[in-house]
The RNA shown here (SAM riboswitch aptamer (S box leader)) has 100 nucleotides and comes from a Bacteroidales bacterium.
Its mean pLDDT, the model's own confidence on a scale to 100, is 85.
The model forms 97% of the base pairs in the Rfam consensus.
Rfam family: SAM riboswitch aptamer (S box leader). About the family: The SAM riboswitch is found upstream of a number of genes which code for proteins involved in methionine or cysteine biosynthesis in Gram-positive bacteria.
Taxonomically the source falls in Bacteroidales (Bacteria, Pseudomonadati, Bacteroidota, Bacteroidia).

RNA sequence: UAUUUAUUGAGAAGGGCUGAGAGAACAGGCUCGCUGACGCCCUAGCAACCUGCCCCACAGGCAAAGGUGCUAAGACCUGCCCAAAAGGGAAUAAUAAAUU
Numbered sequence: 001u002a003u004u005u006a007u008u009g010a011g012a013a014g015g016g017c018u019g020a021g022a023g024a025a026c027a028g029g030c031u032c033g034c035u036g037a038c039g040c041c042c043u044a045g046c047a048a049c050c051u052g053c054c055c056c057a058c059a060g061g062c063a064a065a066g067g068u069g070c071u072a073a074g075a076c077c078u079g080c081c082c083a084a085a086a087g088g089g090a091a092u093a094a095u096a097a098a099u100u
Stems, first nucleotide, its partner, number of pairs: 002099007013043005021032003026079004044071003049067002051063004075092001080089003
């Protein structure tokens, strides 16, 4: 980098540095932002994919030391297909595990 599988309405913030944009991309909305957003670092936390334990095993449960991930809003909402709508599906994306 690519492929496959699974998940994505739950959960979890303080400090320091920086300084103007940010919420993946495009469009339309909406929201966050000089009362300092976004980003980076530190600390803390959340979750439980990998992991450890119970279990013959599956299912299920418990734990959180380690590998990741995450800590505004449903993946912020809509976009394509079905549907009167509610809703469902697809596509794209993110994360994990395995393979490459």